[in-house]
The part of an RNA shown here (large-subunit ribosomal RNA, domain I) has 538 nucleotides and comes from a Bacteroidota bacterium. The RNAcentral record of the full RNA draws on ENA. The source organism's lineage runs through Bacteria, Pseudomonadati and Bacteroidota. It matches the Rfam family "Bacterial large subunit ribosomal RNA". The prediction has a mean pLDDT of 85.
Context: one part of a larger RNA
RNA sequence: UGCAUACGGUGGAUGCCUAGGCUUUGGGAGGCGAAGAAGGACGUGGUAAGCUGCGAAAAGCCACGGGGAGGCGCUAAACAGCUUUAGAUCCGUGGAUUUCCGAAUGGGGGAACCCGUUGAGCAGAAGGCUCAACAUCCUACUGAAGAGUAGGAGGCGAUACCUGGGGAACUGAAACAUCUAAGUACCCAGAGGAAAAGAAAACAAAAGUGAUUCCCUGAGUAGAGGCGAUCGAAAGGGGAAUAGCCCAAACCAUAGCCAAAGGCUAUGGGGUAGAAGGACCACCAUAAGAGCUAUGAAGCUAUAGUGGAAUUACCUGGAAAGGUAAGCCGAAGAGGGUGAAAGCCCCGUACACGAAAUAGCGUAGUAGCGAGGUGUGCUCCUGAGUACUACGGGACACGUGCAAUCCUGUAGGAAUCAACCGGGACCAUCCGGUAAGGCUAAAUACUACCCAAAGACCGAUAGUGCACCAGUACCGUGAGGGAAAGGUGAAAAGCACCCCUGAUAGGGGAGUGAAAUAGUACCUGAAACCGUAUGCAU
Numbered sequence: 001u002g003c004a005u006a007c008g009g010u011g012g013a014u015g016c017c018u019a020g021g022c023u024u025u026g027g028g029a030g031g032c033g034a035a036g037a038a039g040g041a042c043g044u045g046g047u048a049a050g051c052u053g054c055g056a057a058a059a060g061c062c063a064c065g066g067g068g069a070g071g072c073g074c075u076a077a078a079c080a081g082c083u084u085u086a087g088a089u090c091c092g093u094g095g096a097u098u099u100c101c102g103a104a105u106g107g108g109g110g111a112a113c114c115c116g117u118u119g120a121g122c123a124g125a126a127g128g129c130u131c132a133a134c135a136u137c138c139u140a141c142u143g144a145a146g147a148g149u150a151g152g153a154g155g156c157g158a159u160a161c162c163u164g165g166g167g168a169a170c171u172g173a174a175a176c177a178u179c180u181a182a183g184u185a186c187c188c189a190g191a192g193g194a195a196a197a198g199a200a201a202a203c204a205a206a207a208g209u210g211a212u213u214c215c216c217u218g219a220g221u222a223g224a225g226g227c228g229a230u231c232g233a234a235a236g237g238g239g240a241a242u243a244g245c246c247c248a249a250a251c252c253a254u255a256g257c258c259a260a261a262g263g264c265u266a267u268g269g270g271g272u273a274g275a276a277g278g279a280c281c282a283c284c285a286u287a288a289g290a291g292c293u294a295u296g297a298a299g300c301u302a303u304a305g306u307g308g309a310a311u312u313a314c315c316u317g318g319a320a321a322g323g324u325a326a327g328c329c330g331a332a333g334a335g336g337g338u339g340a341a342a343g344c345c346c347c348g349u350a351c352a353c354g355a356a357a358u359a360g361c362g363u364a365g366u367a368g369c370g371a372g373g374u375g376u377g378c379u380c381c382u383g384a385g386u387a388c389u390a391c392g393g394g395a396c397a398c399g400u401g402c403a404a405u406c407c408u409g410u411a412g413g414a415a416u417c418a419a420c421c422g423g424g425a426c427c428a429u430c431c432g433g434u435a436a437g438g439c440u441a442a443a444u445a446c447u448a449c450c451c452a453a454a455g456a457c458c459g460a461u462a463g464u465g466c467a468c469c470a471g472u473a474c475c476g477u478g479a480g481g482g483a484a485a486g487g488u489g490a491a492a493a494g495c496a497c498c499c500c501u502g503a504u505a506g507g508g509g510a511g512u513g514a515a516a517u518a519g520u521a522c523c524u525g526a527a528a529c530c531g532u533a534u535g536c537a538u
Base pairs, nucleotide, nucleotide: 001537002536003535004534005533006532007531008530009529015523016487017486020458021457022455023454024453025452026451027450028449029447030446031156032155039101040100041099042055043054044053046079047078049075050074051073061095062094063093064092065091066090070083071082072081106115107114108113116134117133118132119131120130121129122128136153137152138151139150140149141148142147161192162190163189164188165187166186172179176226202209203208213240214239215238216237217236223231224230244439245438246437247383251269252268253267254266255265256264257263258262274417276382277381278380279379280377281375282374283373284372291369292368293367294366295365299361300360301359302358303357305353306352307351311326312325313324314323315322327344328343329333335347336346337345388412389411390410391409392408393407394406395405398424419434420433421432422431423430474481475480494522497509498508499507500506
């Protein structure tokens, strides 16, 4: 020095565990904000560093309800003190307080700071103190106007869902330009718990359907397409859910104004349709009521809670829930804990109950709103720079094509029910419908958040980046990037006392414990690597 064996050191794999994650289901909720949010800064405890809570009334104050013996949050004990059956701590509901920054809003500003004006009060020396108001924009009203009054907005939130306005490229086409990717990503605006759409100027086809939305199918069909790559319907059928309404106009009334046989404006009545309807006119009937909205006894639900069955002995063991024996409950043998493996020890579970207060749903009740019908005529009305046309674009599965339909930048520009639009160029016949005003629940999409539950999901290099004081430490000028780090024991019983040593390091005794090779560098404790002892080889 090598090999082997044994015993150690180092190291932290493996096994076991779970405080945390991941995914999903059902239900709830779907917002907060100038009455100052979200998020922060700074404070706040007897001693107080961090976390948590709270706000100069500061780990808290008040009231109501629950609960019933200790309590003064955690790391985390200790000392000092305080409080509590006259019901504390704790839990729930409502309220009070709530510094400064932040939309931040009196002005400024390098956030958590600085400086004002006016009024009131205190003080009275002040460049002092306290309170209140003072940003901008929009709408309505008033006003000749400066301006005033009242109401509203602003910002945040889930990288979610929705609508609208803008809108790529990589890529694919095996290159690339039309095309594709894709109206995607991204930006902007806005809204809601959903949004959007929506009561036919719709489809269809000789038969009919009857607003919209979503799912299955039709169907990778019809079609579109450098007919390449690719894109890709609809009707119809089957389901989910169902709901229909209101204006404008004609005409009437009232009021005001005007240049006054009339017109205009405002308000009210009237009226809302395609088998055209309505106004006007005539006739009939005229107040019972479907329904809607608001409120809302009772009731239900949520936010604290309450009751809740049934086992003992012996054996092993440190410990019984294990074994043995004999029992019991069960509307409860889900699950968790307890010194090993417990239906009957504890928490629970099945089941049955419970609310002063607030919120949601909401029956009865109450209040408000709330429909006329028929007929004749052919007098009036029925959404205009609209429909439509041309050109340029865009959307439609549809790339200009034979290209209908929808939107509109430019130019032109109707008809008025004997009318007009559509049925995929266009024309006729036929059929369907009534544009140029508006509202509308449900079925559908999503999940930051709350509750309950589940998993042939993970188990600390996994599962969230984070099981642990993590978006932390640390890195970066910044946008931004972004860790590592769990486990003594049943219980601290966490080693009194003695010894070695410079030692509060480390160790040896003693003691605790079932175990200390479980000693806080703590479960198990692999390998690499380093030693000690012995044997063999050189």